A computed fold for a 100-nucleotide RNA from a Bacillota bacterium, annotated as SAM riboswitch aptamer (S box leader). The organism belongs to Bacillota, within Bacteria.

[in-house]
Formats: sequence, structure tokens, C1' cells
RNA sequence: CCCUUAUCAAGAGCAGUCGAGGGACAGGCCCGAUGACACUGCGGCAACCCGUCAACCCAUGACAGGGUGCCAAAUCCGACCCGACAGGGAAAGAUAGGCG
Repeated sequence: CCCUUAUCAAGAGCAGUCGAGGGACAGGCCCGAUGACACUGCGGCAACCCGUCAACCCAUGACAGGGUGCCAAAUCCGACCCGACAGGGAAAGAUAGGCG
């Protein structure tokens, strides 16, 4: 990086450095000099994988040691399709596991 499987309406901060954009993407709507974004330190959330324990051959529950990940807004809404609407589906994206 390609392919594939699962999940995505919950949850989670305070500082330091930097200095103007940022929220992937048209368009919206928001965040941002009361310092966003990014990086660093400590902290936290969570439970995809490894691990441990318990139950048990349908596969389940707990812990949170390790590997990630995440800590504004439903993946912020949204583009395409169905539908009068409500809403539903897909595409794309993010994260994790697996084959290559």
C1' cells in the first nucleotide's frame, strides 16, 4: 500500500512550546490571538489485538499488564440512491485484526 472482516449517536483533561489557520473531502455550520491546529509532558477514556482469571465448546464475562487508538460538536451535517415525510441504504473516511 492492495484486499478483507468488525465497529463508528457513548466516553475522556491540565499545562508547556509554536503562532494562523483548523474541523479528510463540494457546500454548510462550527472551533480559533480568551492562542485553535500541531508537537511535548503528565493525566484520562475505551476494550480491537496480545496477556491473565473465570466459566465453557454456541462462544461469553471480568481485569487493564502490553500493542495500538482516542480525549469539540452523531464519522458535526452533508454530496449518491430509495422514500410524501419520518427515515433507510450505499459510497467515502477513521480505528483495529487478518492474508499478501